[in-house]
Molecule: transfer RNA
Organism: Pavlovales sp. CCMP2436
This record gives sequence, C1' cells and structure tokens, in this order.
RNA sequence: GACUCGUUAGCUCAGUGGUAGAGCAGCCGACUCCAGAUCGGCAGGUCGCGUGUUCGAUCCAUGCACGGGUCA
Repeated sequence: GACUCGUUAGCUCAGUGGUAGAGCAGCCGACUCCAGAUCGGCAGGUCGCGUGUUCGAUCCAUGCACGGGUCA
C1' cells in the first nucleotide's frame, strides 16, 4: 500500500430498514443471625465520527478514525 472482518451499556455479545436487547457487573428489595447462593425489581447506550439515500438508518452507500486478519 491492496483486500477483508470488526467498532452497539462498565465487560462479553445479539439485533441486518420501523423509536435497541440479553448475560455478567452495579444499585434496591425478598430470603438469611450476618454474608453468599437463589428469586424479584431498577438504573445504565449521541449504536466509533461525518456526509448521503429514504417518509424513516444500529442496519444501505461513501469518506475518515481505531483494532484484528491475509497478501505484497
């Protein structure tokens, strides 16, 4: 330098056009002598940053940034 995959909650990941979810972690409650485990609930996200397409974009197109891989 070329190609390719990825970037979504604190972490690991779903979601592939119609107003974003799970597990773990956190907080509250139940249980317990206390704690843990278990159960119930709550909170947490400008979906990497722009531009475009669309009535509508996490999703499609394009540029950029960062990371992984292959080739040179």